[in-house]
RNA sequence: GGAGUCGGCCAGGCAGUCGCUCCGCCUCGCAUCCGUGUGGCGGGGAGGAAAGUCCGGGCUCCAGCGGGCAGGGUGCCAGGUAACGCCUGGGAGGCGCGAGCCUACGGAAAGUGCCACAGAAAAGAUACCGCCAGUGUUUUUACGCUGGUAAGGGUGAAAUGGUGCGGUAAGAGCGCACCGCGUCGCUGGCAACAGAGAUGGCAGGGUAAACCCCACCCGGAGCAAGACCAAAUAGAGGAACAGGCCCGUUUCGGCGGUGCCAAGUGAAGCCCCCACUGUUCCUGGGUAGGUUGCUUGAGAUAGGCGGUGACGCCUAUCCCAGAUGAAUGGCUGUCCAAGACAGAACCCGGCUUACAGGCCGACUCCCUCC
RNA sequence: UCCCCGGUAGCUCAGUCGGUAGAGCGGGUGACUGUUAAUCACUAGGUCGGCAGUUCGAGCCUGUCCCGGGGAGCCA
Numbered sequence: 001g002g003a004g005u006c007g008g009c010c011a012g013g014c015a016g017u018c019g020c021u022c023c024g025c026c027u028c029g030c031a032u033c034c035g036u037g038u039g040g041c042g043g044g045g046a047g048g049a050a051a052g053u054c055c056g057g058g059c060u061c062c063a064g065c066g067g068g069c070a071g072g073g074u075g076c077c078a079g080g081u082a083a084c085g086c087c088u089g090g091g092a093g094g095c096g097c098g099a100g101c102c103u104a105c106g107g108a109a110a111g112u113g114c115c116a117c118a119g120a121a122a123a124g125a126u127a128c129c130g131c132c133a134g135u136g137u138u139u140u141u142a143c144g145c146u147g148g149u150a151a152g153g154g155u156g157a158a159a160u161g162g163u164g165c166g167g168u169a170a171g172a173g174c175g176c177a178c179c180g181c182g183u184c185g186c187u188g189g190c191a192a193c194a195g196a197g198a199u200g201g202c203a204g205g206g207u208a209a210a211c212c213c214c215a216c217c218c219g220g221a222g223c224a225a226g227a228c229c230a231a232a233u234a235g236a237g238g239a240a241c242a243g244g245c246c247c248g249u250u251u252c253g254g255c256g257g258u259g260c261c262a263a264g265u266g267a268a269g270c271c272c273c274c275a276c277u278g279u280u281c282c283u284g285g286g287u288a289g290g291u292u293g294c295u296u297g298a299g300a301u302a303g304g305c306g307g308u309g310a311c312g313c314c315u316a317u318c319c320c321a322g323a324u325g326a327a328u329g330g331c332u333g334u335c336c337a338a339g340a341c342a343g344a345a346c347c348c349g350g351c352u353u354a355c356a357g358g359c360c361g362a363c364u365c366c367c368u369c370c
Numbered sequence: 371u372c373c374c375c376g377g378u379a380g381c382u383c384a385g386u387c388g389g390u391a392g393a394g395c396g397g398g399u400g401a402c403u404g405u406u407a408a409u410c411a412c413u414a415g416g417u418c419g420g421c422a423g424u425u426c427g428a429g430c431c432u433g434u435c436c437c438g439g440g441g442a443g444c445c446a
Stems, first nucleotide, its partner, number of pairs: 001366010012335007020045007028037003047341001051352002054350005059222004064273001066272004071218005076090005091105001092103004106213002111211002113207003128153002130149008161179006180202001181200004186195003226292004236283006243261003246257004263277004285445002299318008336339001371442007380395004389426001397413005419435005
């Protein structure tokens, strides 16, 4: 000097002017009060993704965070966390010269299914070409039959361990060495796993983002949740199940029962337990207001300590949007590197997606010079 | 804000257990007819919304993104 990897930060700045929203204080009006309006002063006012709504939690309601089945999700190991499908560290596999990066990464030896076409054969099956032995015809060549074989060719995405040597009629784990695989115990490690050894002579193709098996987790709905106030009405009509038995009483019409069976409802399905006795659905009608939930929180900043790290603990300081047609904007000037993606709506933790550029730190490789 | 459904030919829709994507209407050519319509025969036309992944193989399975559509409150 060039190329690259990882982590973190910023998200146009400044000034003037005119506005918007929320909070506090003061002044002046209205109002009995609660409040409401004008003006002034001070303070706060979008994001790293506020987005997609893909996961997880808080919060709220559903009388039952009652059971079982069904259903859904996750899937190497350990840890972090309120929780997670997230994060951290490690293992294994893959990619890269490297810094580093990627991985839905349990089980195919419980069972079932599927593997189109091609191919002999797609899973305990078999031989198309070939190789070899025997035999028949034949002058030779060659052809046929019987048997052996799976080394070579061929088909396919995938062909019944791989390479080499021996062996053989030709071959073959048939034998041996190494590698792979299985089994057994040993050593290291919390574990995933790794290492070395013995042993088996190969049995067990792939697919679980096919059914399934194993382990673990999951109740449902969502701030239009929910609570309060006010207004208004046809506080209406229809459908479904509201039944039967028993007991007591009786003026024989009924009435009562915490009796039994059944029925209905219980915020996703079925069954059971349990609770309740009217419940559910449809049509029609009315109202389209206010307050609250609402922002102090798994909060932020700084320092210290523990931990490889995610993260945790302690101390101090601070309050940092809260709207409901919905605020953070317009104009002017100026500077530069010329400004991207984009805007809260109950709140957090993640993931994913979009994004002009700039800055800082750590590290790797190549070239040149000393 | 929350919940749900869908995207396949020009249009409307099928597509089972993953194995060469179909139907109707419409278009084109031909036949029939004096001509047209109708009818008959033949035929063209597909990034299966996009991008990744699983698989030998994806319209179908999985993830993510894009686009379109629908629904909801309170009283009784």
Molecule: RNase P RNA; transfer RNA
Organism: Candidatus Thiodiazotropha sp.